About this RNA
A computed fold for a 477-nucleotide part of an RNA from a metagenome, annotated as small-subunit ribosomal RNA, 3' major domain. Its mean pLDDT, the model's own confidence on a scale to 100, is 85. Its Rfam family is "Bacterial small subunit ribosomal RNA". Rfam links the family to the GO terms structural constituent of ribosome and ribosome.
[in-house]
Context: one part of a larger RNA
RNA sequence: UGACGGGGGCCCGCACAAGCGGUGGAGCAUGUGGUUUAAUUCGACGCAACGCGAAGAACCUUACCUGGGUUUGACAUCCCGGGAAUCCCCUUGAAAGAGGGGAGUGCCCUUCGGGGAGCCCGGAGACAGGUGCUGCAUGGCUGUCGUCAGCUCGUGUCGUGAGAUGUUGGGUUAAGUCCCGCAACGAGCGCAACCCCUGCAUUUAGUUGCCAUCAUUUAGUUGGGCACUCUAAAUGGACUGCCUCGGUUAACGGGGGGAAAGGUGGGGAUGACGUCAAGUCCUCAUGGCCUUUAUGCCCAGGGCUACACACGUGCUACAAUGGGCGGUACAAAGGGCAGCAAUCCCGCGAGGGGGAGCAAAUCCCAAAAAGCCGUUCUCAGUUCGGAUUGGAGUCUGCAACUCGACUCCAUGAAGUUGGAAUCGCUAGUAAUCGCGGAUCAGCACGCCGCGGUGAAUACGUUCCCGGGCCUUGUACA
Numbered sequence: 001u002g003a004c005g006g007g008g009g010c011c012c013g014c015a016c017a018a019g020c021g022g023u024g025g026a027g028c029a030u031g032u033g034g035u036u037u038a039a040u041u042c043g044a045c046g047c048a049a050c051g052c053g054a055a056g057a058a059c060c061u062u063a064c065c066u067g068g069g070u071u072u073g074a075c076a077u078c079c080c081g082g083g084a085a086u087c088c089c090c091u092u093g094a095a096a097g098a099g100g101g102g103a104g105u106g107c108c109c110u111u112c113g114g115g116g117a118g119c120c121c122g123g124a125g126a127c128a129g130g131u132g133c134u135g136c137a138u139g140g141c142u143g144u145c146g147u148c149a150g151c152u153c154g155u156g157u158c159g160u161g162a163g164a165u166g167u168u169g170g171g172u173u174a175a176g177u178c179c180c181g182c183a184a185c186g187a188g189c190g191c192a193a194c195c196c197c198u199g200c201a202u203u204u205a206g207u208u209g210c211c212a213u214c215a216u217u218u219a220g221u222u223g224g225g226c227a228c229u230c231u232a233a234a235u236g237g238a239c240u241g242c243c244u245c246g247g248u249u250a251a252c253g254g255g256g257g258g259a260a261a262g263g264u265g266g267g268g269a270u271g272a273c274g275u276c277a278a279g280u281c282c283u284c285a286u287g288g289c290c291u292u293u294a295u296g297c298c299c300a301g302g303g304c305u306a307c308a309c310a311c312g313u314g315c316u317a318c319a320a321u322g323g324g325c326g327g328u329a330c331a332a333a334g335g336g337c338a339g340c341a342a343u344c345c346c347g348c349g350a351g352g353g354g355g356a357g358c359a360a361a362u363c364c365c366a367a368a369a370a371g372c373c374g375u376u377c378u379c380a381g382u383u384c385g386g387a388u389u390g391g392a393g394u395c396u397g398c399a400a401c402u403c404g405a406c407u408c409c410a411u412g413a414a415g416u417u418g419g420a421a422u423c424g425c426u427a428g429u430a431a432u433c434g435c436g437g438a439u440c441a442g443c444a445c446g447c448c449g450c451g452g453u454g455a456a457u458a459c460g461u462u463c464c465c466g467g468g469c470c471u472u473g474u475a476c477a
Stems, first nucleotide, its partner, number of pairs: 001477002003474003007471007015461002019425005026316008034307002042053002064302007073127001077126002079123005086103007107116003129291002132289003138285002140280003143276001145274001150189006156165003169180003195268004200236007209226003214223002239262001242256005318418001322377007334365003339358002344353003384415001389410007431453007
């Protein structure tokens, strides 16, 4: 100087408390451990691994296993020889491949002999290749403490020195934020602000959007209009600016006025010096090591989907604040041409036929759902719950056996609110309801977004956890 303390003081955080809803029990989905296996590829392991890499494992992916093949190689550069490229057919084979036959001659230069570019085949070697090892050799990127308020430097001063001071102190703040004081005076990286979205208004603009007034219509449909909504660009607006009280005349704090908004308005992006030899050599890059008829490459099939079990994360429930049936309303944000697909017809349905319109404020996906109105069920393992299984189908795709999703009929399991323990959340939040998107041929209970309905509680900081500042002890560094 740090680190640590079941030392002290001050302060903060859904840290506790106060509340609301869960997890832990059930079934299923998914990840992991374990076990099994020819293989069940690899990585990730307290918080910070475990719906994680994977924003899509039937083949492919694929890195694993079994078998069949191959050796200048699937890919790059260079040399030599031959041939245009390309296309078609046959034999064999699971395919990869191996063997054979046929069609066929382009471009540039030319002395018409030929040469050259590109592509294909064969050959020789330099070399290619490796998701092989080392994240404890590395770059880059990322997680975490933590959006915590800290981390430092120059000069000066003090100290033999390590170092101290500044950065401590008194107040204050979300903040090393600001004020005052002070052997310090300044400065940098962080904080804040500048950026984006959202909340109010004005201006500009008026189609594909909108409709108050006038006509018109089944319908903003058409004429008309751009006031309103909205769209999307610019501007204004909030600064403790005003009043008052407290305070050291300060910083600031309490209250008030006005305001769409009030003291950081709400949300996002933004992550200091560093810590964990944290994670990643399987994104990529890269040192070293290893491999080179194999640890490379091609192919078929299998596996990653196994199943006495254990754990994590979710979904659906156990019902009446509910289930079924009928009627009826109101979103936002997105996506669409190898695409989204209306009306119509067929099918109980998944879906099929056909196909208007739309490269989209125009057309389509598209029904929003919870809600509201009416009716039924009357507390039961049930008209709750839907697992499981049988049968019949639909769709995608070369192909759904291993191993897809969905539909219909039948079947109807566990489950009556969950032990010890444990998680999230402070407001348009939790809870609850549906909608969209990426990936994607197909496949979503996951992920990323969007809106609808919309709470309860916070006395307080003694205690648990984590963190910041000062101080103290130490046989630790």